[in-house]
RNA sequence: CUCUUAUCCAGAGUGGCGGAGGGACUGGCCCGAAGAAGCCCGGCAACCUGUUGGUUAAUCCAAUGUGGUGCCAAUUCCAGCAGAGAGGACCUUCUCUGAAAGAUGAGAG
Numbered sequence: 001c002u003c004u005u006a007u008c009c010a011g012a013g014u015g016g017c018g019g020a021g022g023g024a025c026u027g028g029c030c031c032g033a034a035g036a037a038g039c040c041c042g043g044c045a046a047c048c049u050g051u052u053g054g055u056u057a058a059u060c061c062a063a064u065g066u067g068g069u070g071c072c073a074a075u076u077c078c079a080g081c082a083g084a085g086a087g088g089a090c091c092u093u094c095u096c097u098g099a100a101a102g103a104u105g106a107g108a109g
Base pairs, nucleotide, nucleotide: 001109002108003107004106005105006104007103008102013041015040016039017038021031022030023029025080026079027078028077042072043071044070047068048067050064051063052062053061054060076101081098082097083096084095085094086093087092088091
């Protein structure tokens, strides 16, 4: 990097260093000197692993949080493509469903 698969409306800081950007992309809308990114500490969670208990034909469930990731503004911040419904001056607004794209875990090449 590609493929498969699961999840994405919950949760997480009045900390230290750092100094101008950040929210993937495009459009919007936001966050940011009352301090962005990044690093450290701290925290959340329970995908994998470990441990404990229960259970099955296979297995699965619960607890825990040792280890490996991940995550810590706003639903993945909203929309983007297709469809359905509703409102109003044919061009917009709102709601819903599915997909696409993206993120993360696990497995494979």
The RNA shown here (SAM riboswitch aptamer (S box leader)) has 109 nucleotides and comes from Thermoactinomyces daqus.
The coordinates come from a structure-prediction model, not an experiment, and the mean pLDDT is 86.
Taxonomically the source falls in Thermoactinomyces (Bacteria, Bacillati, Bacilli, Thermoactinomycetaceae).